[in-house]
Context: one part of a larger RNA
Molecule: small-subunit ribosomal RNA, 5' domain
Organism: uncultured soil bacterium
RNA sequence: AGCGAACGCUGGCGGCAGGCCUAAUACAUGCAAGUCGAACGGUCUCUUCGGAGGCAGUGGCGGACGGGUGAGUAACGCGUGGGAAUAUGCCCUUUGGUACGGAACAACUGAGGGAAACUUCAGCUAAUACCGUAUGUGCCCUUCGGGGGAAAGAUUUAUCGCCAUUGGAGUAGCCCGCGUUGGAUUAGGUAGUUGGUGGGUAAAGGCCUACCAAGCCUACGAUCCAUAGCUGGUCUGAGAGGAUGAUCAGCCACACUGGGACUGAGACACGGCCCAGACUCCUACGGGAGGCAGCAGUAGGGAAUCUUGCGCAAUGGGCGAAAGCCUGACGCAGCCAUGCCGCGUGAAUGAUGAAGGUCUUAGGAUUGUAAAAUUCUUUCACCGGGGAAGAUAAUGACGGUACCCGGAGAAGAAGCCCCGGCUAACUUCGUGCCAGCAGCCGCGGUAAUACGAAGGGGGCCAGCGUUGCUC
Numbered sequence: 001a002g003c004g005a006a007c008g009c010u011g012g013c014g015g016c017a018g019g020c021c022u023a024a025u026a027c028a029u030g031c032a033a034g035u036c037g038a039a040c041g042g043u044c045u046c047u048u049c050g051g052a053g054g055c056a057g058u059g060g061c062g063g064a065c066g067g068g069u070g071a072g073u074a075a076c077g078c079g080u081g082g083g084a085a086u087a088u089g090c091c092c093u094u095u096g097g098u099a100c101g102g103a104a105c106a107a108c109u110g111a112g113g114g115a116a117a118c119u120u121c122a123g124c125u126a127a128u129a130c131c132g133u134a135u136g137u138g139c140c141c142u143u144c145g146g147g148g149g150a151a152a153g154a155u156u157u158a159u160c161g162c163c164a165u166u167g168g169a170g171u172a173g174c175c176c177g178c179g180u181u182g183g184a185u186u187a188g189g190u191a192g193u194u195g196g197u198g199g200g201u202a203a204a205g206g207c208c209u210a211c212c213a214a215g216c217c218u219a220c221g222a223u224c225c226a227u228a229g230c231u232g233g234u235c236u237g238a239g240a241g242g243a244u245g246a247u248c249a250g251c252c253a254c255a256c257u258g259g260g261a262c263u264g265a266g267a268c269a270c271g272g273c274c275c276a277g278a279c280u281c282c283u284a285c286g287g288g289a290g291g292c293a294g295c296a297g298u299a300g301g302g303a304a305u306c307u308u309g310c311g312c313a314a315u316g317g318g319c320g321a322a323a324g325c326c327u328g329a330c331g332c333a334g335c336c337a338u339g340c341c342g343c344g345u346g347a348a349u350g351a352u353g354a355a356g357g358u359c360u361u362a363g364g365a366u367u368g369u370a371a372a373a374u375u376c377u378u379u380c381a382c383c384g385g386g387g388a389a390g391a392u393a394a395u396g397a398c399g400g401u402a403c404c405c406g407g408a409g410a411a412g413a414a415g416c417c418c419c420g421g422c423u424a425a426c427u428u429c430g431u432g433c434c435a436g437c438a439g440c441c442g443c444g445g446u447a448a449u450a451c452g453a454a455g456g457g458g459g460c461c462a463g464c465g466u467u468g469c470u471c
Base pairs, nucleotide, nucleotide: 001470002469003468005467006466007465008464009463012343013342014341015340016339017338018336019335020301025299026298027297029296030295031294034061035060036059039058040057042055043054044053045052046051068254069253070252077180078179079178080177081176082175083174086172087171088170091168092167095164096163097162098161099133100132101131102130108123109122110121111120112119113118139148140147141146153160154159181226182225183224188217189216190215193214194213195212196211197210199207229251230250231249232248233244234243235242236241256277257276258275259274260273279290280289281288282287307333309332310331311330315329316327317326318325319324346376347375348374349373356367357366358365359364380412382407383406384405385404386403390398415460416459417458418457419456420441421440422439426455427454428453429452430451436443437442
């Protein structure tokens, strides 16, 4: 000097920021991801019979973003600079196409099973759901003969779509050079290990498998152990450096623990699925349900860290042609002196140097222009009135907020630490190696400027001290 701080005493206002550093412990409750009827059939309600609205289901897009956490990870994880063997929904762009058919399954109806979660059988049905054929400029494979492979319609008739394809943008996957904590009281490690052929993948590659070869890393520290998310940055310092990685931003990893794939342009998926495990809950004991490291909140742990708030008005995101719906992202409000910054707690005049206190050599000194008193002001807070910008024609949670005007009245607003030296600031009383103080040196055993109190003084000030940590 600094802090995501805590503790003690104290505490007026505002602005801006910050707020579980510990148990990646367990979680009651509510909310946090939906949307589309301009893809589809059905059903219900209302009806002015034109239509309007709701509902579950099929289908599409989105739930891979946004939000959280830092457990794991010493690694191409991150940072930086390069690279080639790649993919890509939505968006922009190029060219061409959108033909003909078919069979189902939900919903629904009927019959069951089950305590429930849910589920079985039979029947019916639509589609932008599923399948086949055709065509196929371009596309892919090729032994250059050939082979493979697409589509979906809707409607308000103007568009929105669908399929293939070209280039782009952005994004993502992959590879490499260099950098990236401590330990040698860790010296050898490695069999898919190192390389080849083949396979697989969007793609290079032991990534995988079969066969073949026997390599590969290591004292320039392999392997092992411990610790740790990395960075931009932050703190400190004249710098070099040291320490650190809260908030904000980029990347990574994780989502009760472990494993796995499915769908998909993208996941091996926080609020999806399956299996195993621990835990909790329901049960009719047969069987089921759950996952706050989302926002609030609870218990626990802890020195310690907030409201089960308001709103989608703005910005942004998802869906939709749109109206719009959803959005604990976000915008705001609440709590906390946690920090930084600003302001106030009055100003001027005022000597008899009042009273009181303290000290005293008893003369006086000091508190002290301090108070009183007189004159004045009204910031902030308070009361009354007006009242935004942020929004664009409409729409404002914040909010009757900020701000402006008027009013009353010095009125409502000062503490904390220290005073032996370091180190700014001294006396009296009490105590008597006791009680106590203390960062170091050290004070205290009868005159203690060092303990306790008082008066006085010094320092900082809505804070002041102490403790912890870093330079």